[in-house]
Context: one part of a larger RNA
RNA sequence: UUGGGUUUAAAGGGUGCGCAGGCGGACCAAUAAGUCAGUGGUGAAAUCCCGGGGCUCAACCCCGGAACUGCCAUUGAUACUGCUGGUCUUGAAUACGGUUGAAGUAGGCGGAAUGUAGCAUGUAGCGGUGAAAUGCAUAGAGAUGCUACAGAACACCGAUCGCGAAGGCAGCUUACUAAGCCGAUAUUGACGCUCAGGCACGAAAGCGUGGGGAGCGAACAGGAUUAGAUACCCUGGUAGUCCACGCCGUAAACUAUGAUCACUCGUUGUUGGCAAUACACAGUCAGUGACUAAGCGAAAGCGAUAAGUGAUCCACCUGGGGAGUACGAUCGCAAGGUUGAAACUC
Numbered sequence: 001u002u003g004g005g006u007u008u009a010a011a012g013g014g015u016g017c018g019c020a021g022g023c024g025g026a027c028c029a030a031u032a033a034g035u036c037a038g039u040g041g042u043g044a045a046a047u048c049c050c051g052g053g054g055c056u057c058a059a060c061c062c063c064g065g066a067a068c069u070g071c072c073a074u075u076g077a078u079a080c081u082g083c084u085g086g087u088c089u090u091g092a093a094u095a096c097g098g099u100u101g102a103a104g105u106a107g108g109c110g111g112a113a114u115g116u117a118g119c120a121u122g123u124a125g126c127g128g129u130g131a132a133a134u135g136c137a138u139a140g141a142g143a144u145g146c147u148a149c150a151g152a153a154c155a156c157c158g159a160u161c162g163c164g165a166a167g168g169c170a171g172c173u174u175a176c177u178a179a180g181c182c183g184a185u186a187u188u189g190a191c192g193c194u195c196a197g198g199c200a201c202g203a204a205a206g207c208g209u210g211g212g213g214a215g216c217g218a219a220c221a222g223g224a225u226u227a228g229a230u231a232c233c234c235u236g237g238u239a240g241u242c243c244a245c246g247c248c249g250u251a252a253a254c255u256a257u258g259a260u261c262a263c264u265c266g267u268u269g270u271u272g273g274c275a276a277u278a279c280a281c282a283g284u285c286a287g288u289g290a291c292u293a294a295g296c297g298a299a300a301g302c303g304a305u306a307a308g309u310g311a312u313c314c315a316c317c318u319g320g321g322g323a324g325u326a327c328g329a330u331c332g333c334a335a336g337g338u339u340g341a342a343a344c345u346c
Stems, first nucleotide, its partner, number of pairs: 004317003007300002012314001014201004021194003025088005031082001033081002035077008049065006091191001092188004096183005103177007110154001114150008125136002162169002206247006215241002220236004258313006266291009295302002319346003328339004
């Protein structure tokens, strides 16, 4: 490379947008580039293959044939693909009317709790643990009440719920912005799908500058435990956690399951819309769960939200270790990221 694969054995890119590229709906006409057929030319010799022959055989050599799967020219065919022209509405999009949500950004507001400060009541403990001690407290703690301030997070509702491309998103409210879904018509007329490179977004931690700092809390200190205890437990506590702006660009970024389209027995919940409605029966579209037929699978299991049956495009895998290391390149303030071997060894 071919082939085979990628939930769990190696393997789906963290996610989206998207240029090039690849692929692409129905009908008609034209063309004849791809495609198919005929003919002609060429395809040196040797080699290979087949049939003969010569060296005692063979290797080797000689003769003949076939072949040289290719290229060029020309004549035709027109189903499919391409190209050109025209038409269409089912794919896609837009308009209209509803509707949904913790979707985003910015501002304002709220109560509970916690901590601190002040005042008051009040007296000897509080706190913590398996048990303790460190710690706090007669300079009046803890407890209780009132007042003030601060920062962070939003109990109940709350869900197997919802929204978002993913990361993620939850008190209330206002403004701005985006999206989905449904309904009934209309409009455009294939405008589509995927996407190497590229661009954007991207939890937590970390970094830079300036703020902020209640609680929690790496590091650190002390008390315990223990043979030891650089831990688990306890008392403290810095960075951080929070805000603004700028970096970083990684995660078990997981459904460990790429995107899009079509098709494939049923049962049962639930969210949003529509339809229908006296009861009964129970429809349809889009999501989100559970169970399952066929089928698939090494099995576990998956099973219309497929890991089933097919199609297109992208990414990735090819024994373990060495190693996501070295070197180089590139990005970054740094930490480090991305790309990514080999020797050797089993």
Predicted 3D model of a 346-nucleotide part of an RNA (small-subunit ribosomal RNA, central domain) from an uncultured prokaryote. It matches the Rfam family "Bacterial small subunit ribosomal RNA". Its family is annotated with structural constituent of ribosome and ribosome in the Gene Ontology.